Record summary
RNAcentral holds the sequence, with entries from ENA. A computed fold for a 74-nucleotide RNA from an Anaerolineae bacterium, annotated as transfer RNA. Lineage of the source: Bacteria > Bacillati > Chloroflexota > Anaerolineae. Its Rfam family is "tRNA". The family's RNA type in Rfam is transfer RNA. The prediction has a mean pLDDT of 82.
RNA sequence: CGGGGUGUGGUGUAGUCUGGAAGCAUGCCGCGUUUGGGUCGCGGUGGUCAGAGGUUCGAAUCCUCUCACCCCGA
Numbered sequence: 001c002g003g004g005g006u007g008u009g010g011u012g013u014a015g016u017c018u019g020g021a022a023g024c025a026u027g028c029c030g031c032g033u034u035u036g037g038g039u040c041g042c043g044g045u046g047g048u049c050a051g052a053g054g055u056u057c058g059a060a061u062c063c064u065c066u067c068a069c070c071c072c073g074a
Stems, first nucleotide, its partner, number of pairs: 001073007010026004020057001027045006050066005
């Protein structure tokens, strides 16, 4: 320098192809249960999707550029 992949709550991930108000697990907080803890049950909490711009009534999703990391080639 060229090509490809990944980026979504604190953590791990689904959703992207087929655009329609972001879900699951775990963590954390509260309550119940227990002598206490753990387990279990119930309730709650937190992300505007790596960043910017564009298309659209509407974008995590489509298009362009940029950033970080990983792989391949030179």